[in-house]
The part of an RNA shown here (large-subunit ribosomal RNA, domain IV) has 329 nucleotides and comes from a Clostridiales bacterium. The RNAcentral record of the full RNA draws on ENA. The coordinates come from a structure-prediction model, not an experiment, and the mean pLDDT is 87.
Context: one part of a larger RNA
RNA sequence: CUCUUGUUAAGGAACUCGGCAAAAUGACUCCGUAACUUCGGGAGAAGGAGUGCCACACCGCAAGGCGUGGUCGCAGUGAAUAGUCCCAGGCAACUGUUUAUCAAAAACACAGGUCUCUGCUAAAUCGAAAGAUGAAGUAUAGGGGCUGACGCCUGCCCAGUGCUGGAAGGUCAAGGGGAGCUGUUAGCGCAAGCGAAGCAGUGAACUUAAGCCCCAGUGAACGGCGGCCGUAACUAUAACGGUCCUAAGGUAGCGAAAUUCCUUGUCAGGUAAAUUCUGACCCGCACGAAAGGCGUAAUGAUCUGGGAACUGUCUCAACAAGAGGCCCG
Repeated sequence: CUCUUGUUAAGGAACUCGGCAAAAUGACUCCGUAACUUCGGGAGAAGGAGUGCCACACCGCAAGGCGUGGUCGCAGUGAAUAGUCCCAGGCAACUGUUUAUCAAAAACACAGGUCUCUGCUAAAUCGAAAGAUGAAGUAUAGGGGCUGACGCCUGCCCAGUGCUGGAAGGUCAAGGGGAGCUGUUAGCGCAAGCGAAGCAGUGAACUUAAGCCCCAGUGAACGGCGGCCGUAACUAUAACGGUCCUAAGGUAGCGAAAUUCCUUGUCAGGUAAAUUCUGACCCGCACGAAAGGCGUAAUGAUCUGGGAACUGUCUCAACAAGAGGCCCG
C1' cells in the first nucleotide's frame, strides 16, 4: 500500500450521474390501519404496545391461557436466523418468456378483441413422389395476419396499391383455321417465260381462356387525413367570409409527452436555491384512434421525482483484527 471485516465524537446525503455501497427494519402476540378499488384487494398499509424469572389465584383433560404480586439487569424474540416504509408520475393489465457468455426490460408471450382463409381427399405445411402433419379433429373446428386484461371508445378518405365480385366491350398465348404467296416440274412456248396435280415452305381473315384495360365493393386491407388572404366600436384574437388544391383534409381523446427542434417554452407547486419532478397552458418542428386512442385497481429485482428512518457516501478522517504485498533471513 491492497483486500476482507469491526468500531467511531459532532453533523446526517452536504457524497454521487444516481443513497451505488453500507446502515437501519426484522420473530411472535395484541391493538390499530387511509386514499383508491375490478369489492377480491390495497394490508404485514401506516402506526402503537407487550415479551425474562419466581409465587399465588382462576380457567382448561392436557398443552397452555389469564390476572395479581414480587424480583434481576444498561438491555428479556438478551445469541443466530427472519419486511425498511410513505407520497406522486411514466410504461406494461396480471403469473410467465428472453439476448447460454456485457441488455430481464417499456421487448416477447398472454387471456380477450377483430379481420381473413378452410365443407373435409379441408385450408395451410413438409416432401420431385409415395406419404405425413393438420386430426384419429370437422366451422363452438383448423390455418394465417393485426391488436393485446378490464372500462369508455375506435372518426373522415376506395383517387393510387392490394383483395373480393362482375362480365358488355377493348387487348390477348398455344391450339383450330386456311385465303393468298413462294419453291419444285409433267406439260406448253422459237425464246423470254407461263405452269395443272402432287410434295414442300410461308401464312391473311376468322375462332379462342385466364390475365390486363374496364365496372363495382372493401380500411381492426397497404395506406392517407391541406394552403393562402381578409374580417368584431382600444389592442389582440378571429366565431365569420373569400380563394386555390385534394380521394379526403385529423373527429373524440390526449398533448413541451419514452413523441417538443427552438427549449432550462410560459404560469403555478415543491426547495434558501431545481435544465429533473408534479399540475396547467397549447404556438402538436414532427400525438391521435386495433403499427389502436384515452383512462385504470392490482402486479413489477421496471423507469423518474420527492419524503421519513438510517447511516463513514460525505465534511474528514482515525483506530483495531485477519489475509496478502514489500524488506531481511